[in-house]
Context: one part of a larger RNA
RNA sequence: CCUUCGUUAAGGAACUCGGCAAUCUAGCUCCGUAACUUCGGGAGAAGGAGCGCCCCGGACGGUGAAGGACCUCGCGUCCCGAGCCGGCUGGGGCCGCAGUGAGCGGGCCCAGGCGACUGUUUAACAAAAACACAGGUCUCUGCAAACGCGUAAGCGGACGUAUAGGGGCUGACGCCUGCCCAGUGCCGGAAGGUUAAGGAGCGCGGUGCAAGCCGCAAACCGAAGCCCCGGUGAACGGCGGCCGUAACUAUAACGGUCCUAAGGUAGCGAAAUUCCUUGUCGGGUAAGUUCCGACCCGCACGAAUGGCGUAACGAUCUGGGCGCUGUCUCAACGAAGGACUCG
Numbered sequence: 001c002c003u004u005c006g007u008u009a010a011g012g013a014a015c016u017c018g019g020c021a022a023u024c025u026a027g028c029u030c031c032g033u034a035a036c037u038u039c040g041g042g043a044g045a046a047g048g049a050g051c052g053c054c055c056c057g058g059a060c061g062g063u064g065a066a067g068g069a070c071c072u073c074g075c076g077u078c079c080c081g082a083g084c085c086g087g088c089u090g091g092g093g094c095c096g097c098a099g100u101g102a103g104c105g106g107g108c109c110c111a112g113g114c115g116a117c118u119g120u121u122u123a124a125c126a127a128a129a130a131c132a133c134a135g136g137u138c139u140c141u142g143c144a145a146a147c148g149c150g151u152a153a154g155c156g157g158a159c160g161u162a163u164a165g166g167g168g169c170u171g172a173c174g175c176c177u178g179c180c181c182a183g184u185g186c187c188g189g190a191a192g193g194u195u196a197a198g199g200a201g202c203g204c205g206g207u208g209c210a211a212g213c214c215g216c217a218a219a220c221c222g223a224a225g226c227c228c229c230g231g232u233g234a235a236c237g238g239c240g241g242c243c244g245u246a247a248c249u250a251u252a253a254c255g256g257u258c259c260u261a262a263g264g265u266a267g268c269g270a271a272a273u274u275c276c277u278u279g280u281c282g283g284g285u286a287a288g289u290u291c292c293g294a295c296c297c298g299c300a301c302g303a304a305u306g307g308c309g310u311a312a313c314g315a316u317c318u319g320g321g322c323g324c325u326g327u328c329u330c331a332a333c334g335a336a337g338g339a340c341u342c343g
Stems, first nucleotide, its partner, number of pairs: 001338008010329002014327001019324001027051005036041001038172001052094007060086004067079004071074001095099001107322007114314002119131002135170007147156003173309004178239003183236002185232005192227003198221002203216005240258005267301001268298001279295005
C1' cells in the first nucleotide's frame, strides 16, 4: 500500500453526476394516524408509550384429582371443587449504562414524469417509460371455416361453430376521440374504354402445272385486372399563406385575398416533444442551466402510431425535506488476510 471488517472528537451531504456506499430504523402490545380515493385503500401512514427478574393479590377461561349424591351398577350421571395450565390485571420489591440486553429484524415524508395494476425481457454489460395484460375497436371466417404447417396424404384450428376462431391497432378506469375520401389501400358497382390466350378470317406471302399444302394476318367476338362510378379514417395518411383593421400604445373579436381533399376541434403545452433557451413571471435556496406552478411566440403537441386526467402499484426516473451517518472537512487507531523479508 491492497482486500474485508470494527471504532471515532467537533461538524453533519460541506462529498458527489447523483447520499453512490455505509449508518440510522427494526420485534411484540397499546395509543394515534393527513391529503387524496375507484371507498377496497392510502396504513406498519406519520408520531408516540411500554417490554427483564422476584414476591403477594384479583377476576376470567381451560382442565379436573380426592370427596359426596343418585341409579337402569358402568370406563355411568350429577354436585362441590383441590391442584395444574393460559392470557389479562392490581400492589410491592431487585439489578445493570442498557430488559425485543446477543442474533434475526422497515429509515420516513412531500412533489412531479412514465407505465394502470401482479407479471415478462436482452442465459453472460440494459429489468425499463420496452413486452405482456384484462378492457376497447376494426376486419376476416357459415364450417371440408378463415388462417397455419406439409410436394402430398394429412394435421393443427377443434372433437370448437359468430357469446366461436384468425389477423391488425389500442392498452385498467374516468371524460372523450373533431375536419379531410384529392392520392394510396380496402369494399361495392358493372354501362362504357383498354386488355391475353382463344375464336374469326378481309387480305397477303412461300411452294406447286394444278388440286392443294405451309405461313403471315386486318375487321369482329374474347375474362379478371386497369381506367371509370361510388363508399370507407379505432384503413396508409393529411389537417395552409399573405395583407389590413378598434379614440394612447399594443393587440385584433372584424375584413380582404390566394391556395387546398381539408386547413388542427376538445384537451394539453419551453413538455421523455422548445431550436432560439439558463424564454418570462412566481415558488423553493443565502445563492437553483435541474425541480414545481403559471404564461403561450407549439423551430417541430393533439385525440385508439389515441388526447387529457387518475386512487393504488414500481429493486423505475426527477426535484425537495426530516432523521442518520467516515460520503466529506480530514484523517486516525485497531483486526484478519495479502503485499514485503526469510524459508